The prediction has a mean pLDDT of 83. A computed fold for a 1516-nucleotide RNA from a Minisyncoccota bacterium, annotated as small-subunit ribosomal RNA. Lineage of the source: Bacteria > Bacillati > Minisyncoccota. It matches the Rfam family "Bacterial small subunit ribosomal RNA".
[in-house]
């Protein structure tokens, strides 16, 4: 440089939205463990916890070619000697410091990397030189003694490559004249002098009788130099958390001299000096072996360090040295301590963190295997010996990889299972069945590679070459072939969403599930089961941990106005950072080359195991560090300059800037005096309180303290806090103008320092008013409050402390850049003027609206929250908590710094739509007001609750249940209760079998019974087809059986349909477009208007739909036509049908915008929708109804079904609702006289006449209705008389007697009449209802239901008012707007104490334990030092020191009576603090007080609603 590779999200806060932010999930990984399951092989891997304790065996020996003995065998012969071969205890040499294990300690030059040198280095290699002479012992062995043993002591003999002495010696060591270089320090060279070594063995040959000698081979020995290798030491850089560890250090830092070491060095000692380290984190505490690497990740990173490799450290816990090339030594030594074992009690022995194995603890980790055949190591000349290193096998699915559990055909889509809408679907070509194959398995046969060394022989100059022979643990294994036969081989998890895959049954907030959201309260795709399906597969899941996702610590790559987050403000130290120009340098920076970055691992390619995992080879890379060369833009450094930053100077100006001292008037309180008299004060209303001892009021005089009205402003000044009468003194600052001076002197600022409202504290003053606490009065359920009367601290001054506030622009400081407009303050310039104002411009402030841009949005916007740069501070889910502990400051109050356990899945910001407000505005309604009449009190009726009952059937329950379902409960109805009965059934449709043809059906009689029902007898008597007729068949009926019927049983919260209510209120939506990231908005805001989202204007909207209105019906006027009845007739009333008429059409006025509209008028029967009805938008209340009907599911089936008799639904201490009738004189009674309308009538209405006091009876005319009847149709009304205000000539309940009617039946339980009786009640508390005109009130009449029963309901007409000024005060509603912590939507939400249970942490008299040190004391082994006799491994002493003991503290942990707070916990107690103006606006700081939330004082903030005023801007 090129190529290649390279980044995924989801769920969860809300009614919905966007944002912030946490939690959770999908992926990969592990030395794993657990659960279920389990065929085979290959390659790996396996004590992570107790560096706890260990039985047993093995893990380091070897050399006879270093040495003397001893033993055995063989040979020779002199028969007790020699030789040979083999072996071996001991002396000696080498090894044992490697290999193997573990990670306790260690935060360190331990490790990594890059360098360095004051050093050493056995065995190995190279070079040179040497190896001469002499001597003393000792083990083994023999003898003796001793001990339980381990072992020890004494005597005697002997050898060496053991030991000692001497000689010689160099390129070795020491001293070092002189010389060279150098300023010096010093470096190099160096005459001369002194010192220091050694060991032999063996092969072959020759000589010799032998001993032995010589030569020779090989192995050794000594010295020196070099190499290689391995180490020692030093240095730069890197290397965890903690500042709630801030100061540490006396051998400490350096020097001189010495000791010591292989070597540098305070490494050690003495003396001298007082240094050294530390905010770039010393010292302390916690944790931890380090690296190569490994896991993950797009990467940067983050986490990790098991197996393999490198390094370090350790070897029961400590200390120490010896030997040696190397150790302060895992399988060596000495001592102390702990533990274990042996013992004859006197003493001894031991160290698995080697390989196996045992116990223990633990969720958990293997065989007391085979072999040295290979590789490697030790010794040896070699053969060889040793080797739990290693090579292998065994155990464990612990991991990775591979293989298999068959393949093809096969639809009657079998059976079985499951589901079903009953048709079918699915399991499923799946099985069966047919054909094929044989990996694997079983049996049999064959059968490797790993083998090279080595030995023998030959050859040869050669460690070389050639030939031959022998050696395999794994293993008769891998592998190959043959035979047999689908034969031996599938599970685990999941199926609401995230997340691939669903149905049925069971269960019923239970049992249970759950990673998160969340499922389960009778229709659960979420629990359990079954079936089906999905995923992976010899495995599958779960748990634990790591990375990722998480841009959720943000270097790559985040933020701080309101979500967490700007220090209250300034000055300034360290540090960071820095204007323009020139030169130099080359530290940073960039390029090239180069050394290193062990191997393994990683990537690529190729190759070997049948493939793969695995292994081998080659290449690349390993982002790091060092060296060399080059570049000079930028940063740094050095030097020289500049003036735009900064500062100074001069001139002018400004201001509540600060400190101190004076000073003025108003108000207030008090005191005194005058006038004056009964009140004053205070509040929503009151009271406490003051006042006849004279208040309040008013006048005068005096005293006192505090604060400064108007001016005053969105103004001004100050770093912030903050600052206001006026004057003076002192003092600080800023701006403008000039461009005169300095020449980057700048910016920021960790620590640090200064200032810092109010409250509070200390001392001393002062004290008028206000006023925590406190006292009293009210309010209240209470009122530790709000209101009132008093009132101490305080508020004021001086000095000192405190150091915090919503100390806010919730916005750190500095610099630069980026459209505008308006206002205002200060200074200046210009124009102009006599001067000023005005106007234009410049600079610096203070405000407003807004381009671009930014923002989650709100908003910010040259005074940035825009675009950039520099520096500082701060944030990382909510709560616990700004709390605990520790430290520090303070007199105290308290401030600053600042966690964790535990707990939740949210907490939060902005904006949206609603709902709500004891928020606002506009409007409306019999909503209030103005009126009329009622209810609530009495009695009665009806309904309901409650109570009672065998049953008092069920439903309806604020408005929107309660004279409601029910427009008729004596039986029936009837669903309830008691009793008696029936079981294919009272009712429907099939099927099977049998029966009946005088059958189905109807009627009559008898018996049993309460009836249902059963039994018997008799009489009448049908339909269709065929047919002349009989007959036959059907239909029908009976009996038995089988499917089924039946249910007013449950669920209105599974439903349809229907209905109530808001409300006949004016609203509710859609399409397209536009605006917004989005929820959503606009349209439908606004102005005028309307009963109305009615209409008009205007407008980023333009249109449309459901509602409104109109169309429909009735009534009022007129016309036309027709018609029964009426009348004698005309006529008229009436009925029906059709039509006209009313539209703001006309006039005037008003507001204004021409419009729409409003007010008035004319005409008219009717006037501004003429009156009434029908008509009820989107929706709300899981509103009502499963008992009107229909219907899913569940339940009952000789009963929860059906029939019957009787009872009940009417039951009565009580409460409520709706009505009737009254309480009387606007009345009652009696008598008389008038006037309606709607309706109904043939199982019906019933006339006249007659009887009865009456209810009614008799009677039967008429009428299927404009004809007849109910029905003379009325009653209030009117006329006349009586009553005379009383419990009455009011009122009629209750009760008695006698009657009538309906009906099988009137007792429970009907209605009416007559006579008698004559209760309560004298106008109704709190409260509450209806009504705006033919209405209320009042009067009667009709109808439905109905055998009978109406005070109810539905209709009809008669008489016939009063009032409405008006308003939003009450209630409800509509629109707009505002606040909200509500959205189950104010019947909301929510705070704190108390009580109960559970949990964790802190405090705590203490108690117990661990850790690291300090001081003192005793002091083993041992090195070193000293002394002594004597040469012993001697004795004695000294320094240091492990361990022990003593003491005072530090630190960490466990436990702890008790006291305090915190968190959590379906339905506990007390209040109501907050959210709306939350009913006293809230909150912050501070102080006092109070059961509790909290209240009050004082200063502050707006993160307060509403209103008012002023100012500014925009639009009209």
């Nucleotide at each position: 440089u090129g190529a290649g590779c390279u980044g995924a999200g989801a769920g969860u806060u809300u009614g919905a939205u966007c944002u912030u932010g946490g939690c959770u999930c999908a992926g990969g990984g592990u030395g794993a463990a657990c659960g279920u399951u389990g065929g085979c092989g290959g390659c790996g891997u396996g004590g992570a916890u107790a560096a706890g304790a260990c039985a047993u065996g093995c893990a380091a020996g070897u050399c006879g070619a270093a040495c003397g003995g001893c033993c055995a065998a063989u040979u020779g012969c002199u028969u007790g000697c020699a030789a040979u071969u083999g072996g071996u205890a001991g002396u000696g040499g080498c090894a044992a410091a490697c290999g193997g294990g573990u990670u306790a300690g260690u935060a360190a030059c331990a490790c990594a990397u890059a360098g360095g040198u004051a050093c050493a280095u056995a065995c190995c290699c190279c070079a040179u030189u040497c190896a001469c002479g002499a001597c003393c012992a000792u083990a083994a062995c023999c003898c003796u003694u001793u001990g339980a043993a381990a072992g020890a002591a004494g005597g005697g003999c002997u050898a060496a490559u053991a030991g000692u002495c001497g000689a010689u010696g160099g390129u070795c060591c020491c001293u070092g004249a002189g010389a060279a270089c150098g300023u010096a320090a010093g470096u190099u060279u160096g005459a001369a002098g002194g010192g220091u070594a050694a060991a032999g063995g063996u092969u072959a040959c020759u000589c010799g009788a032998a001993a032995g000698a010589g030569u020779u081979u090989c192995c050794g020995g000594a010295a020196u130099g070099g190499g290689a290798u391995u180490g020692g030491c030093c240095u730069g850089u890197g290397u965890c958390c903690u500042a709630u560890c801030a100061g540490g250090u006396a051998g400490u830092u350096g020097g001189u001299a010495g000791a010591g070491u292989a070597a540098u060095a305070g490494c050690c000692u003495a003396c001298c000096a007082a240094g050294c380290c530390a905010a770039u984190g010393a010292c302390g505490g916690g944790u931890a072996g380090g690296g190569g690497g490994u896991g993950u990740g797009a990467g940067a990173g983050c986490a990790u360090g098991g197996c393999c490799c490198c390094c370090a450290a350790c070897a029961g816990g400590g200390a120490c040295a010896c030997u040696g090339a190397g150790a302060c030594a895992c399988g060596g030594g000495u001592c102390c301590c702990a533990c274990u074992c042996c013992u004859a009690c006197g003493g001894g022995a031991g160290g698995c963190a080697g390989c196996a194995g045992u116990c223990g603890a633990g969720a958990a980790u293997c065989u007391u295997c085979c072999g040295c055949a290979a590789u490697g190591g030790g010794c040896g000349a070699a053969a060889g010996c040793c080797u739990g290193a290693c090579g292998g096998a065994g155990c464990g699915a612990c991991g990775c990889c591979g293989c298999g559990u068959g393949c093809g055909g096969g639809a009657a889509g079998a059976a079985g299972g499951c589901c079903u809408g009953c048709g079918g679907g699915u399991u499923g070509u799946a099985a069966a069945c047919c054909g094929c194959u044989u990996u694997u398995c079983u049996g049999a046969a064959g059968g490797a590679a790993c083998a090279a060394u080595u030995c023998u022989u030959g050859u040869u100059u050669u460690u070389g070459c050639a030939a031959g022979a022998a050696u395999g643990a794994g293993g008769g294994u891998a592998c190959u072939u043959c035979a047999g036969g689908a034969a031996u081989a599938a599970g685990g998890g999941g199926u609401u969403c995230c997340u691939a895959a669903a149905c049925u049954c069971g269960u019923g907030c239970c049992a249970g599930c759950a990673g998160g959201a969340g499922c389960g309260g009778u229709a659960a795709g979420a629990c359990g089961a079954g079936u089906a399906c999905c995923c992976c597969a010899a495995a599958c899941g779960u748990u634990a941990c790591c990375c990722g996702g998480a841009a959720u610590u943000a270097c790559u790559g985040g933020g701080c106005g309101u979500a967490a987050a700007g220090c209250g403000u300034c000055u300034g130290u360290a540090g960071g950072u820095g204007g323009c120009c020139u030169u130099a340098u080359a530290a940073g920076u960039u390029u090239u080359c180069u050394g290193u970055u062990a191997a393994a691992a990683c990537c690529u390619u190729u190759g070997g195991c049948u493939c793969a995992a695995c292994c081998a080879a080659a290449g690349g890379g390993c982002u790091g560090c060092g060296g060399a060369a080059a570049a000079a833009a930028c940063u740094g450094u050095a030097a020289a300059g500049c003036u735009a930053g900064a500062g100074g100077a001069u001139a002018u100006u400004g201001g509540a800037g600060g400190u101190u001292g004076a000073u003025g008037g108003a108000a207030c309180u008090c005191a005194c005096g005058g006038u004056g008299u009964a009140g004053g004060g205070g509040u929503g209303a009151a009271a406490u309180c003051c006042g006849u001892u004279g208040a309040u009021a008013u006048c005068g005089u005096g005293a006192g303290g505090a604060a400064c009205a108007c001016u005053c402003a969105u103004a001004g000044c100050g770093a912030a806090g903050g600052c206001a009468u006026u004057c003076a003194a002192c003092u600080a600052c800023a701006a403008u103008a000039u461009a005169c001076c300095u020449g980057a002197c700048g910016c920021u600022g960790a620590g640090a320092g200064a200032c810092g409202a109010a409250a509070g504290c200390g001392u001393g003053g002062g004290g008028a008013g206000a006023g925590a606490a406190c006292g009293g009065g009210a309010u209240u359920a209470g009122a530790u409050a709000c209101c009132c009367c008093g009132g101490u601290a305080u508020u004021c001054c001086a000095c000192g402390c405190u150091g915090u506030a919503a100390a806010c622009g919730a916005u750190g400081c500095u610099g630069a850049c980026u459209g505008a407009c308006c206002a205002u303050u200060u200074g200046g310039a210009g124009u102009g003027u006599c001067g000023a104002c005005c106007c234009u411009c410049c600079a610096a402030g203070u405000g407003g609206u807004g381009a671009a841009g930014c923002u989650a949005a709100c908003g910010c916007g040259u005074u940035a929250a825009g675009u950039c740069a520099g520096c500082c501070g701060c944030c990382u889910g909510g709560g616990a908590a700004g709390u605990a502990c520790g430290g520090u400051c303070g007199c105290a109050a308290g401030g600053c710094u600042a966690a964790a356990a535990c707990u939740c899945a949210a907490a939060a910001g902005a904006a949206u739509a609603g709902a709500c407000g004891g928020g606002a505005g506009u409007u409306u309604a019999c909503a209030c007001a103005a009126g009329c009449g009622g209810u609530g009190g009495g009695c009665c009726a009806c309904g309901u609750g409650g109570c009672u009952u065998a049953a008092u059937u069920c439903g309806a329950u604020g408005a929107c249940a309660a004279g409601c379902g029910a427009a008729a409960a004596a039986c029936c109805u009837u669903a309830c209760c008691a009793g008696g009965g029936c079981u294919u059934g009272a009712c429907a449709u099939g099927c099977u079998a049998g029966g009946a043809u005088g059958u189905a059906c109807u009627c009559u009689u008898u018996g049993a019974g309460a009836a249902a029902u059963c039994a018997a007898a008799g009489a009448g008597g049908a339909c269709c087809g065929u047919c002349a007729a009989u007959u036959c068949g059907g239909a029908u009926c009976c009996u038995a059986g089988u499917a089924c019927a039946g249910g007013u049983g449950c669920u209105g919260c599974a439903u349809g349909g229907u209905u109530g209510u808001c409300g006949u209120c004016a609203g509710c939506u859609c399409g397209u477009g536009c605006c917004u990231u989005g929820a959503g908005g606009u349209g439908u805001a606004c102005c005028c208007u309307u009963a109305a989202g009615u209409g008009g204007g205007g407008c980023a909207a333009c249109g449309a739909g459901c509602g409104c209105a109109a169309c429909c019906c009735u009534c009022a006027u007129c016309c036309u036509g027709u018609g029964u009845u009426u009348u004698a007739a005309g006529u008229g009333u009436c009925a029906c049908a059709g039509g006209a008429g009313a539209c703001u059409g006309c006039c005037u006025u008003g507001u204004u915008u021409u419009a729409u509209c409003a007010a008035g008028g004319a005409g008219g029967a009717a006037g501004g929708u003429g009156a009434g009805g029908a008509u009820g938008a989107c929706g709300c209340c899981a509103a009502a109804u499963c008992a009107g009907c229909a219907u899913g599911g569940c339940c009952c089936u000789u009963a929860u079904g059906c029939c019957c008799u009787g009872g009940g639904c009417u039951g009565c201490a009580c409460a409520c609702g709706u009505g009737g009738u009254a309480c009387a004189a606007u009345g009652g009674a009696u008598a008389g006289u008038a006037c309606a309308a709607u309706g109904g009538g043939u199982u019906g209405c019933c006339a006249a006449a007659g009887c009865g006091u009456a209810a009614g009876c008799c009677g039967a005319a008429g009428c299927u209705a404009a004809u007849c009847c109910c029905a003379u149709c009325a009653a209030a009304a009117c006329u006349a008389u009586c009553c005379c205000c009383a419990g009455u000539u009011c009122g009629g309940a209750u009760u008695g007697a006698g009657g009538g009617c309906u009906g099988a039946a009137a007792u429970u339980c009907g209605u009416c009449c007559u006579c008698a009786u004559g209760a309560a009640g004298c106008u109704g508390g709190a409260a509450u209802c209806g009504c705006u005109a033919g209405u209320a009130a009042u009067c009667g009449c009709g109808g439905a239901u109905c055998a009978g029963c109406a005070c109810g309901c539905c209709g009809c007409g008669g008489u016939g008012a009063a009032u409405a000024c008006g308003u939003c005060c009450c209630u409800g509603a509509a629109c707009u707007u505002u606040g909200u912590a509500c959205u189950c939507a104010c019947c909301g939400c929510c705070c704190g104490u108390c009580a109960c249970g559970c949990c964790a942490a802190g405090c705590g008299a203490g108690c117990c334990g661990g850790g690291a040190g300090c001081a003192g004391u005793u002091g083993a082994a041992g090195u070193c030092c000293c002394a002594c006799c004597u040469u012993g491994a001697g004795u004695g002493g000294g320094c240091c020191u492990a361990a022990g003991c003593u003491g005072a503290g530090c630190u960490c942990g466990g436990u702890g009576a008790g006291a305090g707070g915190g968190g959590c916990g379906a339905a506990g107690u007390c209040g109501u603090a907050a959210c709306a103006a939350g009913g006293c606006a809230u909150c912050c700081g501070u102080a006092g007080c109070g059961g509790a939330a909290g209240c009050u004082g004082u200063g502050g903030a707006u993160g307060g609603a509403a209103c008012a005023u002023a100012u500014a801007a925009a639009a009209a």